[in-house]
Context: one part of a larger RNA
Molecule: small-subunit ribosomal RNA, 5' domain
Organism: Ignavibacteria bacterium
């Protein structure tokens, strides 16, 4: 010296841009973060109807993203380079092919009927883009048996046959096949903390054979069979940690670290399961089991902020129960729109970087006052004041006033449809930022240090006391080292002390 997600004293004018529970993955009151279409019967309101609107239900898609934290994890977890002749992909892209006929249940709903409640339990009716069944289909799968060419044991690409098997809603929908995108899955080489005061660890361990299992290899799992298998190049144990890009430093190797952004992991009040579905073993789903909490008519129930404010607590220590969906993005819909605490904003906090200000020019009676001294007097403070000229940033006042928004809504035109054109509308931030004009020097400076390291000195108190104090060392009666003034030095909306890392 240089950095910080800092904290603490003392200070404090203003903008911009970031940044903000580093501790209890400790426990939470409230309110909101996931809807959404309308094919389909039912119910209510309007209305003569035709319909519209609303409301739970059936039923598609979606809740696997987006947000959050960092527990556990020394592992293919992560980074890097590769492979899958061992795998799957909803939405979306493309190619080809179709879309016949029949039928049936169960919600909502009537209605009994249990309970305190949460919610159940019977009969009963009904629809569908629910569901089931029949035909029709082959380049799909699957079994056998064959041929061609290529390959890396498997097998991969054309091709012959025979057998079984699976479609469907005419709309921008759906089915089936095939490719392609995308996203995931699994496997290997390398790398990736500390301790030998941890030295032997290992029976599903290590291979096989056959098999269940899965999309899909595989001791992943079962049954038989051999007895392998890691280890001083650190096995095994024990600790302690989310990995990367990065990030601070550092002339650089290297050392430290992994807040904010961005990749992948893990996790959801402890544990354990699996159902749905392309995809989860699912943070605001389901079921068990502890723990806590809360309601109960004591039978029984309800709950899960490591979402976004926000509250106990804890801690030196971190913020608003803000405003909008108007951009970006996301579900869902044809859309028009709806939902979005994701996200664009606003608030708070000198917590940080970076900018501007607190006045400029002139001015010696070198005033006053203050401190000092070798005291009729001079030194400094100090051109500093005052007094004269001038400016107007920031504040304060008036007065206009954005871009961020269309490629996007709505309407007309044109067209074979799109494309295009042409008027019209939609801003949370915000009357914000800017910009113009008006008065006015007026409203804005502190904090540390001054014995050496180390820029900067002198007087009083004090008297080894009070105290300082990073080191060295000041202090026991002339202290430039304590404390108080006067000066002076260095920083500057901050300036120091503490912490940690280089």
């Nucleotide at each position: 010296g240089g950095a910080c997600g800092a904290a603490c004293g003392c200070u404090g004018g203003c903008g911009g841009c970031g940044u903000g529970c580093c501790u209890a993955a400790c426990a939470c009151a409230u309110g909101c973060a996931a809807g959404u279409c309308a094919a389909g019967g039912c119910g209510g309101u309007a209305g003569c109807a035709a319909u519209a609107c609303c409301g739970a239900c059936u039923g598609g898609c979606g809740c696997a993203c987006g947000g959050g934290u960092g527990c556990g994890g020394a592992a293919c977890a992560c980074g890097u380079a590769g492979g899958c002749a061992a795998u799957c992909u909803g939405c979306c892209c493309u190619u080809a092919a179709g879309g016949g006929g029949a039928g049936a249940a169960c919600a909502a709903c009537u209605u009994g009927u249990c309970g305190a409640a949460a919610g159940g339990c019977g009969a009963g009716c009904u629809a569908a883009a629910u569901c089931u069944c029949c035909g029709u289909a082959a380049u799909a799968u699957a079994u056998u048996c064959g041929g061609a060419u290529g390959g890396c044991a498997u097998c991969a690409u054309c091709u012959g046959a025979a057998u079984a098997u699976c479609a469907a809603g005419u709309u921008u929908u759906c089915u089936u096949a095939g490719g392609g995108a995308u996203g995931a899955g699994c496997c290997u080489g390398c790398g990736u903390c500390u301790g030998a005061u941890u030295a032997g660890c290992u029976a599903g361990u290590u291979g096989g054979u056959a098999g269940u299992g899965u999309a899909a290899u595989g001791g992943a799992c079962u049954a038989c069979c051999a007895a392998g298998g890691c280890u001083a190049c650190g096995a095994u144990c024990a600790g302690u940690a989310g990995c990367u890009g990065g990030u601070c430093u550092g002339a650089g190797a290297g050392g430290a670290u992994g807040a904010u952004c961005a990749g992948c992991c893990a996790c959801a009040u402890u544990g354990g399961g699996a159902c749905u579905g392309a995809g989860a073993c699912a943070c605001g789903g389901c079921c068990c089991a502890g723990a806590c909490u809360c309601c109960u008519a004591c039978g029984g129930g309800a709950g899960g902020c490591a979402g976004c404010a926000g509250u106990g607590a804890g801690g030196a220590a971190u913020a608003u129960u803000g405003c909008u969906c108007a951009a970006u993005g996301g579900a869902c819909g044809a859309a028009a729109g709806u939902c979005u605490g994701a996200a664009g904003c606003a608030g708070c906090a000198a917590c940080g970087c970076c900018g501007c200000g607190u006045g400029a020019g002139g001015g010696a009676u070198g005033a006053a006052g203050g401190u000092g001294c070798u005291c009729u007097g001079c030194a400094u403070u100090g051109u500093a004041a005052a007094c004269c000229u001038c400016u107007g940033u920031a504040g304060u006042c008036g007065g206009g006033g954005a871009a961020a928004a269309a490629u996007g809504g709505c309407g007309g035109g044109u067209u074979a449809c799109u494309a295009c054109c042409c008027g019209u509308u939609u801003g949370a931030u915000g009357g914000u930022a800017c910009c113009c004009g008006a008065a006015a020097a007026g409203u804005a400076a502190g904090g540390a240090u001054c014995g050496g390291c180390u820029a900067a000195c002198u007087a009083c108190g004090u008297g080894c006391c009070a105290g300082c104090a990073g080191c060295c060392g000041c202090g026991g009666u002339a202290a430039u080292a304590c404390g108080u003034a006067g000066g002076a030095u260095c920083c500057a909306a901050g300036c120091g002390u503490u912490g940690u890392c280089c």